Molecule: small-subunit ribosomal RNA
Organism: uncultured organism
RNA sequence: CUCAGAACGAACGCUGGCGGCGUGCUUACACAUGCAAGUCGAACGAGAAACGGACCUUCGGGUCCCGAGUACAGUGGCGGAUGGGUGAGUAACACGUGAGUAAUGUGCCCCGGAGCGGGGGAUAACUUUCCGAAAGGAGAGCUAAUACCGCAUGAUGCAUCUUCGGAUGCCAAAGGACUUCGGUUCGCUCCGGGAUCAGCUCGCGGCCCAUUAGGUAGUUGGUGAGGUAACGGCUCACCAAGCCGACGAUGGGUAGCUGGUCUGAGAGGACGAUCAGCCACACUGGGACUGAGACACGGCCCAGACUCCUACGGGAGGCAGCAGUGGGGAAUCUUGCGCAAUGGGGGAAACCCUGACGCAGCAACGCCGCGUGAGUGAAGAAGGCCUUCGGGUCGUAAAGCUCUGUCAGGAGGGAAGAAUGCCUGGGCAGGACCCAGGAGAGACGGUACCUCCAGAGGAAGCACCGGCUAACUCCGUGCCAGCAGCCGCGGUAAUACGGAGGGUGCAAGCGUUGUUCGGAAUUAUUGGGCGUAAAGCGCGCGCAGGUGGUCUUGUAAGUCUGAUGUGAAAGCCCGGGGCUCAACCCCGGAAGGUCAUUGGAAACUGCAAGACUUGAGUCCGGGAGGGGCCUGUGGAAUUUCUGGUGUAGGGGUGAAAUCCGUAGAUAUCAGAAGGAACACCGGCGGCGAAAGCGACAGGCUAGACCGGCACUGACACUGAGGCGCGAAAGCGUGGGGAGCAAACAGGAUUAGAUACCCUGGUAGUCCACGCCGUAAACGAUGUUCACUAGUCGUCGGGUCAUUCUACGAUUCGGUGACGCAGCUAACGCACUAAGUGAACCGCCUGGGGAGUACGGCCGCAAGGUUAAAACUCAAAGGAAUUGACGGGGGCCUGCACAAGCGGUGGAGCAUGUGGUUUAAUUCGAAGCAACGCGAAGAACCUUACCCAGAUUUGACAUCCCGCGAACUCCGGCUAACCCCGGAGGUGCCCCUUGGGGAACGCGGUGACAGGUGCUGCAUGGCUGUCGUCAGCUCGUGCCGUGAGGUGUUCGGUUAAGUCCGGCAACGAGCGCAACCCUUGUCCUUUGUUGCUACCAGUUCGGCUGGGCACUCAAAGGAUACUGCCGGGGUGAACUCGGAGGAAGGUGGGGAUGACGUCAAGUCCUCAUGGCCCUUAUGUCUGGGGCUACACACGUGCUACAAUGGCGCAUACAAAGGGUCGCGAACCCGCGAGGGGAAGCCAAUCCCGGAAAGUGCGCCUCAGUUCGGAUUGCAGUCUGCAACUCGACUGCAUGAAGUCGGAAUCGCUAGUAAUCGUGGAUCAGCAUGCCACGGUGAAUACGUUCCCAGGCCUUGUACACACCGCCCGUCACACCAUGGGAGUCGCUUGCUCCAGAAGUCGGUGACCCAACCUUCGGGAAGGAGCCGCCAAAGGAGUGAGCGGUGA
Repeated sequence: CUCAGAACGAACGCUGGCGGCGUGCUUACACAUGCAAGUCGAACGAGAAACGGACCUUCGGGUCCCGAGUACAGUGGCGGAUGGGUGAGUAACACGUGAGUAAUGUGCCCCGGAGCGGGGGAUAACUUUCCGAAAGGAGAGCUAAUACCGCAUGAUGCAUCUUCGGAUGCCAAAGGACUUCGGUUCGCUCCGGGAUCAGCUCGCGGCCCAUUAGGUAGUUGGUGAGGUAACGGCUCACCAAGCCGACGAUGGGUAGCUGGUCUGAGAGGACGAUCAGCCACACUGGGACUGAGACACGGCCCAGACUCCUACGGGAGGCAGCAGUGGGGAAUCUUGCGCAAUGGGGGAAACCCUGACGCAGCAACGCCGCGUGAGUGAAGAAGGCCUUCGGGUCGUAAAGCUCUGUCAGGAGGGAAGAAUGCCUGGGCAGGACCCAGGAGAGACGGUACCUCCAGAGGAAGCACCGGCUAACUCCGUGCCAGCAGCCGCGGUAAUACGGAGGGUGCAAGCGUUGUUCGGAAUUAUUGGGCGUAAAGCGCGCGCAGGUGGUCUUGUAAGUCUGAUGUGAAAGCCCGGGGCUCAACCCCGGAAGGUCAUUGGAAACUGCAAGACUUGAGUCCGGGAGGGGCCUGUGGAAUUUCUGGUGUAGGGGUGAAAUCCGUAGAUAUCAGAAGGAACACCGGCGGCGAAAGCGACAGGCUAGACCGGCACUGACACUGAGGCGCGAAAGCGUGGGGAGCAAACAGGAUUAGAUACCCUGGUAGUCCACGCCGUAAACGAUGUUCACUAGUCGUCGGGUCAUUCUACGAUUCGGUGACGCAGCUAACGCACUAAGUGAACCGCCUGGGGAGUACGGCCGCAAGGUUAAAACUCAAAGGAAUUGACGGGGGCCUGCACAAGCGGUGGAGCAUGUGGUUUAAUUCGAAGCAACGCGAAGAACCUUACCCAGAUUUGACAUCCCGCGAACUCCGGCUAACCCCGGAGGUGCCCCUUGGGGAACGCGGUGACAGGUGCUGCAUGGCUGUCGUCAGCUCGUGCCGUGAGGUGUUCGGUUAAGUCCGGCAACGAGCGCAACCCUUGUCCUUUGUUGCUACCAGUUCGGCUGGGCACUCAAAGGAUACUGCCGGGGUGAACUCGGAGGAAGGUGGGGAUGACGUCAAGUCCUCAUGGCCCUUAUGUCUGGGGCUACACACGUGCUACAAUGGCGCAUACAAAGGGUCGCGAACCCGCGAGGGGAAGCCAAUCCCGGAAAGUGCGCCUCAGUUCGGAUUGCAGUCUGCAACUCGACUGCAUGAAGUCGGAAUCGCUAGUAAUCGUGGAUCAGCAUGCCACGGUGAAUACGUUCCCAGGCCUUGUACACACCGCCCGUCACACCAUGGGAGUCGCUUGCUCCAGAAGUCGGUGACCCAACCUUCGGGAAGGAGCCGCCAAAGGAGUGAGCGGUGA
């Protein structure tokens, strides 16, 4: 980092039968239309019209009645402050909880007390005139009231005074309806009380940022006044200078709060839809009016934005009420019905109003319930899919048979929800209340529900199936298309992509996406960590804070417990009940607070008081120490200077050079100067908090330790901020400067060398003063205290013992090594803990970005400190393990180097390869470990390639049918195959004599054949290679959480993991060795074709007869084992030397190749999965190609010559092969060869002359008597056929080449070198391959180096393993971010300007019904004006945030 769970107002995709109950805008964006707050005629005045009727009529009409005291409008009352919506704002007494209000109000309602007397003046409506487009307005005139105003009465009410007895002053009112006229009732007024609702105050509680640290002037308090229902700086005047803040003020960001909801085991975390309580808001901002209540969603005024109307003068509007529209968005409904129920307003009531509400509609949006059928049914049907072709599976699934009838459909029946109210009657004092009866009222709705009808009929999808995670196969595709939550799938066999079959899981839904909690003990209160994984501040002192020894008493804040109050309802939980169940609903209970008050307890903590000594400290006596600071002193050494001696070098390095030196250096002697550092002692020794401290002496000074009476009496520990100290480098000022030495210069090195090395050399290093404040400032380990086995050292002190010292024992304090328990992921730590506990502080929370940016603070600067985010990755990291690797170490081996000998690389040719060419030049092999390799032999064939022709059950296999034995010969056509035709010719087995069968041929049919077509990265088998290297493993045991280790390591030794010894190992296996073959010596046996010592014969050839001794041939044995002696070694293994022996320490050679590595090689040996071709990618045939040729490489041959060439002569092998064969003698040919035919199935015959060698001769250093390429001519042989394209012969020709650059190969003895011989393949073709013998060396000091390998060890960031991994610059593109001249916007502080509406205050010369009046006027009120406050707006100046920016 990811997943499995639960949840959702969701959205999207696919799908969709029914019902119940719920739920359903994101832009506080803008809104068309309708509705959402009215009502009362029993408060009041006024009061129509149409229709109808009657009468009159001049037929135009008029009057009256009805309509009707109705409609509409008005005055007045009550209600429009509730209900309903929304969540913008608000971090606040806004909310929650608990208190307070003696600091308050309260319409309607209830209770109690008292009262309602008598007057007055207006004004709407209305009428009329006028203005205006409209909205609306103005003037004049009339009128009523439960509208308004005096007066009276007035209290227990209020105010003032008070001698506390009281006195004085002030304030009311409204009427209506009914009436049997008695009254009743509804109202009204005043007072008191209640209830309800509201205001205000306080304690406590609930978000983020300190990269917001200081904020505040009405600010904090007081006095007085004003104001309010009410306290209050709420407001004002004056006085004082306070108040808030690290327990986080102020500022910024975010947010309505709660009951609750989701999740979780819980503690918590997240959220605040629906329902309920509170708050806030009503286009934005401001303001008041009315009122019991508002600063008022559907009221008013003003300002602003927007929209609409307009006659341009001016007006109108506010869905965040219910529906609905546009817009926005992934996305959220009907412009429905009804007041029947519940609730509300008005009314005496009827009743009216009510988009509250009750219902219906739409939407699987959610929860719950039901259905899509049940039983039976194996021929395991058809079909699909798979298949090892046998079968398996879908699957009792279907069909078929027998049933049922939910839901939907049709028909019929059909509720509850209705109780009140009204009317009538009864009862009652009563019309209240109660009882009885009656009429009428249901939106939903003819719905729920019930019955009947018909009939399995109408009703299943979605996701997934690589692991996590339940579920597997086939096909297609081929790093493509795609998948993916994480890891990761896909490059030709994909359980991961797409489809199919099958399966799994849910189900009218299923998946996806988003979000929250969970898992995550991954923020850890419950419940984590910090030596090395992220994490201990570099170190100390210390304010606040946290924590704190022993005893006693008190107290009761914490703590524990009881009671009371409260913790609304709903919800969760429990019990019960109602819808058939459930969801849902109803009733009851329980539970729920860090809450308030009160009673109690006193152990622990706190607090108060007292006491104590063990924590801590003081004092006295000692000794140790590079502890610090200052001042002096000293010697050694370097350098420089002066002088002397002295001469050509010195210096430096891997080697040199720069450099110094004949102007006298280096060296050496004497003297002088100056600076810095203090050899030896010196030590995992000492001191200090750390940084750090080292010559000697003196002065000043700190701490620790040991011993000891005495004293103080918890005075202690830690320590955020703060303060101080703090290596080196660096900075400032002034000194100093011997040596050293960044920078710099020169010389080297190097591909380069801004390095390492050398010669110089300045800052600096040193001193004084002042900064800096960081280090791997490390024990990578904070400080303090206590406890928990030991052993060995060392430093300082004490005690015991000892006559003293030393040694010893013991104790306190330091400093080390090892080690138990315990801890730890391991490594490791382990009384100096990383163990066990306590106290306090600091720090960590994936890697990168980044200890970076921005901001703040500090600094002279360098920089330090504090410290993010975007973006990006699926890891980063620790410890340990096994390997591999190292220009790490140790030990060892090998023709690995070295020492030698001969080659390759140069030439010509042969051969293979690359490349090129081509119709084709078939294919494969590719470092070692492809390249004289597959190929042990391409003219045709081979042959796979190319061109052309032909063929299609096929050249080859099996099955079926027909004919015929097979087969042989011939002809035509053709380039050949193919095709066409003719002739001859019958066998074997059985037999019923018809026939049948086997093999074979021809024809036919279809199953099939066939493919050197692809994949060696699907494979088997076989092979190469490391490597004949000495290794690779297992069982049991033991160790480790584990990977794994041990054994296999170690000490010796060996060719060897060979052996010995030791050892938590003991054994064992595959390898090594041995056993096998061959060779070397001997013996035995057997002697032909072999041999010939001896005898005999001889044509002189073991030729012949004897013979089998020898050689030899095989067969079997023997021998060698460190067995013997001596030295060394562990009384070992073994090693060295020696004897004997043919051979001596595996005698030489061969065969033999462990676990494994290289996806090594081979699908073209063979086999084989999959794929591909099927009149062709099969098959046959002719011809061509594989043999090409500017070139490059590998492997070879022959040479370059005299150790040679040529000629003549002459000696000695081994091992093989031979009947389609080897082929002798003899003859012919210069020769290849031809003729010829003996012998031989081979120890008999043949191939078959071995060659180098040896003897003699010639050549004499030259492109030759070297060398033989190339070419010409003439031939031979094989073969159907030598043109492309064979080998050989003769004659002629006579190229390059005079020993080979860089580089490179083989070989350690019968080896290299050199010489010839044979064989396989094969008609023919060999410089290749395999094998054989002849002649026959040189050298190895040694293991430093190169290469390869083995064992141990070490480091590792490697593990496709060093051909690994990985870093930085640069180039280009893209993403995110910082800075950036600026620029644009948002928020906000301060200072001004301005000042609407409006309250308040002032004024009020203008206006004015009620009261007074002397009638003039006054009182009271108002307009107007002025002032304070003050919204929008404007200006200036700051701050913060965001966008953009070359």